[in-house]
Notes: Large-subunit ribosomal RNA, domain V from uncultured Christensenella sp., 585 nucleotides, folded computationally. Rfam family: Bacterial large subunit ribosomal RNA. Its family is annotated with ribosome and structural constituent of ribosome in the Gene Ontology.

Context: one part of a larger RNA
RNA sequence: CCCGCGACUAGACGGAAAGACCCCGUAGAGCUUUACUGUAAUUUGACAUUGAGUUUUGAAUCAUGAUGUACAGGAUAAGUGGGAGGCUUUGAAGCAGGUUCGUCAGGACCUGUGGAGCCAUCCUUGGGAUACCACUCUUUGUGAUUUGGAAUUCUAACAUUGUGCCGUUAUCCGGGCAGUGGACAGUGUCUGAUGGACAGUUUGACUGGGGCGGUCGCCUCCUAAAAUGUAACGGAGGCGUUCAAAGGUUCCCUCAGGAUGGUUGGAAACCAUCUGUAUAGAGUGCAAAGGCAGAAGGGAGCUUAACUGCGACACCUACAAGUGGAGCAGAUAGGAAACUAGGACUUAGUGAUCCGGCGGUUGAGUAUGGAAUUGCCGUCGCUUAACGGAUAAAAGUUACCUCGGGGAUAACAGGCUGAUCUCCCCCAAGAGUUCACAUCGACGGGGAGGUUUGGCACCUCGAUGUCGGCUCGUCACAUCCUGGGGCAGUAGUAUGUCCCAAGGGUUCGGCUGUUCGCCGAUUAAAGUGGCACGCGAGCUGGGUUCAGAACGUCGUGAGACAGUUCGGUCCCUAUCUAUCGUGGG
Numbered sequence: 001c002c003c004g005c006g007a008c009u010a011g012a013c014g015g016a017a018a019g020a021c022c023c024c025g026u027a028g029a030g031c032u033u034u035a036c037u038g039u040a041a042u043u044u045g046a047c048a049u050u051g052a053g054u055u056u057u058g059a060a061u062c063a064u065g066a067u068g069u070a071c072a073g074g075a076u077a078a079g080u081g082g083g084a085g086g087c088u089u090u091g092a093a094g095c096a097g098g099u100u101c102g103u104c105a106g107g108a109c110c111u112g113u114g115g116a117g118c119c120a121u122c123c124u125u126g127g128g129a130u131a132c133c134a135c136u137c138u139u140u141g142u143g144a145u146u147u148g149g150a151a152u153u154c155u156a157a158c159a160u161u162g163u164g165c166c167g168u169u170a171u172c173c174g175g176g177c178a179g180u181g182g183a184c185a186g187u188g189u190c191u192g193a194u195g196g197a198c199a200g201u202u203u204g205a206c207u208g209g210g211g212c213g214g215u216c217g218c219c220u221c222c223u224a225a226a227a228u229g230u231a232a233c234g235g236a237g238g239c240g241u242u243c244a245a246a247g248g249u250u251c252c253c254u255c256a257g258g259a260u261g262g263u264u265g266g267a268a269a270c271c272a273u274c275u276g277u278a279u280a281g282a283g284u285g286c287a288a289a290g291g292c293a294g295a296a297g298g299g300a301g302c303u304u305a306a307c308u309g310c311g312a313c314a315c316c317u318a319c320a321a322g323u324g325g326a327g328c329a330g331a332u333a334g335g336a337a338a339c340u341a342g343g344a345c346u347u348a349g350u351g352a353u354c355c356g357g358c359g360g361u362u363g364a365g366u367a368u369g370g371a372a373u374u375g376c377c378g379u380c381g382c383u384u385a386a387c388g389g390a391u392a393a394a395a396g397u398u399a400c401c402u403c404g405g406g407g408a409u410a411a412c413a414g415g416c417u418g419a420u421c422u423c424c425c426c427c428a429a430g431a432g433u434u435c436a437c438a439u440c441g442a443c444g445g446g447g448a449g450g451u452u453u454g455g456c457a458c459c460u461c462g463a464u465g466u467c468g469g470c471u472c473g474u475c476a477c478a479u480c481c482u483g484g485g486g487c488a489g490u491a492g493u494a495u496g497u498c499c500c501a502a503g504g505g506u507u508c509g510g511c512u513g514u515u516c517g518c519c520g521a522u523u524a525a526a527g528u529g530g531c532a533c534g535c536g537a538g539c540u541g542g543g544u545u546c547a548g549a550a551c552g553u554c555g556u557g558a559g560a561c562a563g564u565u566c567g568g569u570c571c572c573u574a575u576c577u578a579u580c581g582u583g584g585g
Base pairs, nucleotide, nucleotide: 001585002584003583004582005581006580007579010577011576012575014572015571022406023405024404025403027402028401029398030397031396032395035201036200037199038198039197041194042193043192045190046189047188048187049186051154052153053152054151055150056149057148058147059146060145061144062143063142064141065140066139068137078136079135080134081133082132085119086118087117094113095112096111097110098109099108100107101106158181159180160179161178162177163176165175166174167173204216205215206214213233217239218238219237220236221235222234240387241285242344243343247303248302249301250300251299252298253297255281257275258274259273260272261271262270283292284291286349288347289346290345307330308329309328310327313324314323315322319388332341333340334339355381356380357379358378359377360376361375363374364373413460414458415456416455417454419453421449422448423447424446425445426444430440431439467542468540469539470538472534473531474530475529476528477527480505481504482503483500484499485498486497487496488495507521508520509519510518511517548566549565550564551563552561553560554559
């Protein structure tokens, strides 16, 4: 070196199972509820099945009575029309009694008496007689018809109980008979309510994992690298309007600040004079930027172009949108005119389509004429703000969970980094009686390491098993002991600090799942770290981290909790490498 055999299990990110944790999917399912929309069920009412009588109470119509007070006026004038006469021995005026209405003035009716008159036309009034007739209105009485409500009674629908009966050798069913209830109940159709009992669904995205928080459209500046454009959960701010003048036009004017002077009056109110030329330090309705003094800033006069129909050509741009616009026609405002004017110094002040409303219209309009309906023009209704808007209409929970995927994305480990951490060094203010440096060392500065907590998300989600203990170790040295030295604020014994040094060693117990820690007793000492926080195809399984259950807290609830508590399946016969033992060549 080659080939075996027997062991062992450190590695082959070993085998097994398209990771159960985490995230994603406009995936699924279970469950919940004051999510949304429905449904069963319950309940309300109407009608039908459903009939008869009585009482009472409404409505409509008809008939017949009564009823009607502004002021003026004889007085309680409902309205309109006709009308010159009407009522009366079929009992007028008056008187007595009673009933009823009433605005307390009076009106109407009945009975008795009485025995011949009473009223209108005439005066007041917008309107003239209930003198008389007709038709109506308000309020109201009585009667009839029709139709409701309520109460109550009935029996024949209907329901139900019983049966020495019948079909019939039958505890059903039907019929008979008897009883009870009774037009109710039950049932059907329509309808209002209630309705997780049940069903179908929804429950956004971005995101240095997800959740929590924040944000989502538009405008201005910076980032933005001197054209344009340009990202981030980068840095700063604004908007979801306002104005009938703050628009148009013509004609004028110049600010802020400073100095001096001036009643109340002061640092600042208002007035006067001077100064005030461009980085104008003011103003511009509001943010910022860019503009603007030959003004876009401040006034005054007249006004409505904050018009209608269009629009060459451009900018921007995936689309859809957005923006500028000379010029033409009509009608108009200001100006003597030339001219200017299709809102505002500019850039925010916003919302597609569908659906619906309103106004207009020489469009269409189902044989024809119309109409319904619709088109076109104008306009209105969305915090559709998740702002290119899935629906008119929508929340949760899952540890009982499932599927498809992801190392596109978290938890372990590794990697990068090294803020944090540990260690070292520089400077030396100071402490150290004096003296910075025996020892300690502020404020600062420079490094090393890769043991902490992190950041990143690079391998691994068709699986890299996770804390602690046990067993077995091995390495580093920033050395705990033992060894050798220097310095000392080293008298000695001790001790502090620094240098060299990794050969060997570095305990047993109590509590706790603990690592750690505290305690007890020792020791020369009871070192610090790395090895996937070494080691589960070596062991354990106490903790964490499934399904059961309970407490506290939270939640309406299903359920939840780096809160607690009891319980809870740890598989692998070794092919290769490595290692140990052994044999042959």